[in-house]
A computed fold for a 547-nucleotide part of an RNA from a Victivallales bacterium, annotated as large-subunit ribosomal RNA, domain I. Lineage of the source: Bacteria > Pseudomonadati > Lentisphaerota > Lentisphaeria > Victivallales.
Context: one part of a larger RNA
RNA sequence: GGCACAUGAAGGAUGCCUUGGCACGAUCAGGCGAUGAAGGACGUGGUAAGCUGCGAAAAGCUUCGGGGAACUGCACACGAGUUUUGAUCCGGAGAUGUCCGAAUGGGGAAACCCGAUGGGAGUAAUGUUCCAUCAUUUCGUACUGAAUAAAUAGGUACGAAAAGCGAGACGCGGGGAAGUGAAACAUCUCAGUACCCGCAGGAGAAUAAAUCAACCGAGAUUCCGCAAGUAGUGGCGAGCGAACGCGGAAGAGGCUAAACCGUCCGGUUUACCGGGCGGGGUUGCGGGACUUUAAUAUGGCAAGACCAGUUGAUAGUGGAAGCUGUUGGAAAGCAGCGGCAUAGAGGGUGAUACCCCCGUAGACGAAAUUGACUGUAAGCCUAAAAGUAUCCCAAGUAGGUCGGAACACGUGAAACUCUGACUGAAUCCGGGGGGCCCACCCUCCAAGCCUAAAUACUCGAUCGUGACCGAUAGCGCAUAGUACCGCGAGGGAAAGGUGAAAAAGUACCCCGGAAGGGGAGUGAAAAGUAUCUGAAAUCAUGUGUCU
Numbered sequence: 001g002g003c004a005c006a007u008g009a010a011g012g013a014u015g016c017c018u019u020g021g022c023a024c025g026a027u028c029a030g031g032c033g034a035u036g037a038a039g040g041a042c043g044u045g046g047u048a049a050g051c052u053g054c055g056a057a058a059a060g061c062u063u064c065g066g067g068g069a070a071c072u073g074c075a076c077a078c079g080a081g082u083u084u085u086g087a088u089c090c091g092g093a094g095a096u097g098u099c100c101g102a103a104u105g106g107g108g109a110a111a112c113c114c115g116a117u118g119g120g121a122g123u124a125a126u127g128u129u130c131c132a133u134c135a136u137u138u139c140g141u142a143c144u145g146a147a148u149a150a151a152u153a154g155g156u157a158c159g160a161a162a163a164g165c166g167a168g169a170c171g172c173g174g175g176g177a178a179g180u181g182a183a184a185c186a187u188c189u190c191a192g193u194a195c196c197c198g199c200a201g202g203a204g205a206a207u208a209a210a211u212c213a214a215c216c217g218a219g220a221u222u223c224c225g226c227a228a229g230u231a232g233u234g235g236c237g238a239g240c241g242a243a244c245g246c247g248g249a250a251g252a253g254g255c256u257a258a259a260c261c262g263u264c265c266g267g268u269u270u271a272c273c274g275g276g277c278g279g280g281g282u283u284g285c286g287g288g289a290c291u292u293u294a295a296u297a298u299g300g301c302a303a304g305a306c307c308a309g310u311u312g313a314u315a316g317u318g319g320a321a322g323c324u325g326u327u328g329g330a331a332a333g334c335a336g337c338g339g340c341a342u343a344g345a346g347g348g349u350g351a352u353a354c355c356c357c358c359g360u361a362g363a364c365g366a367a368a369u370u371g372a373c374u375g376u377a378a379g380c381c382u383a384a385a386a387g388u389a390u391c392c393c394a395a396g397u398a399g400g401u402c403g404g405a406a407c408a409c410g411u412g413a414a415a416c417u418c419u420g421a422c423u424g425a426a427u428c429c430g431g432g433g434g435g436c437c438c439a440c441c442c443u444c445c446a447a448g449c450c451u452a453a454a455u456a457c458u459c460g461a462u463c464g465u466g467a468c469c470g471a472u473a474g475c476g477c478a479u480a481g482u483a484c485c486g487c488g489a490g491g492g493a494a495a496g497g498u499g500a501a502a503a504a505g506u507a508c509c510c511c512g513g514a515a516g517g518g519g520a521g522u523g524a525a526a527a528g529u530a531u532c533u534g535a536a537a538u539c540a541u542g543u544g545u546c547u
Base pairs, nucleotide, nucleotide: 001546002545003544004543005542006541007540008539009538015532016497017496020469021468022466023465024464025463026462027461028460029458030457031165032164039100040099041098042055043054044053046078047077050074051073061094062093063092064091065090066089070082071081072080105114106113107112115134116133117132118131119130120129121128136162137161138160139159140158141157142156143155144154170201171199172198173197174196175195181188185235211218212217222249223248224247225246226245232240233239253450254449255448256394260279261278262277263276264275265274266273267272284428286393287392288391289390290387291386292385293384299381300380301379307375308374309373310372311371312370313369314368316364317363322337323336324335325334326333338355339354340344346358347357348356399423400422401421402420403419404418405417409435430445431444432443433442434441484491485490505531508519509518510517511516
C1' cells in the first nucleotide's frame, strides 16, 4: 500500500409521519370607498425585538345575547392582578380610531411642513395649544350680476353626485401586433388572438321581427346537442367554415315619438312659430288621430315601501352504551363476560377504542343585525263596434356613387349589415326583405328606449370529497414575497420530525482552558435538544491476509 471483516466518524438518502398545499363539488357572497377605502407609517404590553390584535379611550372601551370556570394572544418565566356580584372566551350592535394614502385647506422628497375662519383652554398680552370647518368637477335650486337697455357671461350660498381600490377571473366597446403556418414568401394564416385604453355588473351582452321560410308555415333573445367539417369560401394553397331545420335548457313582455286636445312660457311680421308639462297613442289579418255609438267591468304587474307570516345566516344546547384479567413503559392489543346503535363517519387519548374524550345520527336554539320567499297596495297597466273626406306613423334618415370594414363569404354574379366623402326619397295608392337584377307572389314595418330566466367567471366565506402530493413532492412559501440580489422595474431562496411526558433536557465525580469526553443518573429506549429511521460517496481505527 491492496483486499476482506469489524467498530466508528461524516453525510442526510430511504421508510414512516403531517401542521401545508392541489383539484373538484354544494351552498353563499360577488364588492369596498369623502360616514375617508384598499394598502401602509408610527405607536400601543410591568419586563416587549418579531408576529398577531388594537389606536393617544391603543393585546383594548360600552351594550345586548351565548357560555359556566378559570383567565391576563403566539410565549415560557418572574412580578402584579382579574374571576360564580359570572371573568377570560364566542356572536350581534355601538364607541374610540394618530399620521399617510382618491387624500380633498395650501405645499410636499408618502406617513412631513405651513395656513385661514369660528369657538374653547391658557397668558397681563403675544407666543402656545385643543375642537370644528375650508380641494376640484358636474347637476339642481336660490340670490346676485359686467361690457350693454332687457338679458347673458361671471360670482355667491345651499343640496346631491363623482373621484380611488379590487380577482393576473368573467362582459361590452375603442385601438391592435408579431414569432408562427403556408415546409421560402407578398394575398392569406396566426387573429380581431396577445397587448393597451374606456365603461359596467353580479353577471354582462343580446332581446320582442323593416326576422326566417317557401306558396307549407314559424313567431324576441341567450346557451347546449345535432345538422356538419356539410353548403360554401380559399395564392380553390395553407387553411377558414356557416345557415335552414330538428332536439333540449329557460321562457315575458313592455314604454315612448307623431297626429289631436289642454295648459304655461318665450318669440312676434298678431297670422302663427318654438319650447316645457299633462292627456292621447304605440300598430302590419295595417294601426292611431278624428266623428258617432257603447262601457266603468274584467284581468294583470318584471317596480313592490310599510306591515304580517314562513324559513335561513351570524354564538350555541343537548346527544346512547364497558368493565375485569393479562403482556407491556403505556392497552385502545389479547382473553373473559356485557351494552348501545336513526349514532360501527372521522379525529384524539402513552400501540389498533361503537360504549374514555371531541364528535357522529336524530332533535333543539337568538336579545341584536340581516338574507330569501309568500301575502298585502301606496302605485301602474288593460276592453268593444261602425265610419272613413282629412291628418299622423321616428330625415340629412332609407337609398345611391366612391373608399373601407364586417358578414363562414379574400370583389366575386355579392345580396344583407356598418360608415369616411359626395349626394339624397317616400307616409299606406307608402316602405324594407326574400343572395346581382326584373316581374309576379310571399313576408315584415327601419331610422327611439327598457326588459328577468336559461349562459360566463371565482379574490373571498362555510361545509364536503379525492385510484391528488407528502418536505428536491405539493403553492414560490408546512408559510415568506421573508433573508438575499438589483439604482430601479424586478428577481427571489433555503429551512419540518427528541420523548408518552422535559413539572424527566443528564444532580454529583473525573480529564480538559474550552469544546468535548469518561463515570453516575433520567427514560421503555439516549432517542441527549448538532435530538425518529440513519443508505451511499468519503474518512479513521482495529484484526486478518497479500506484496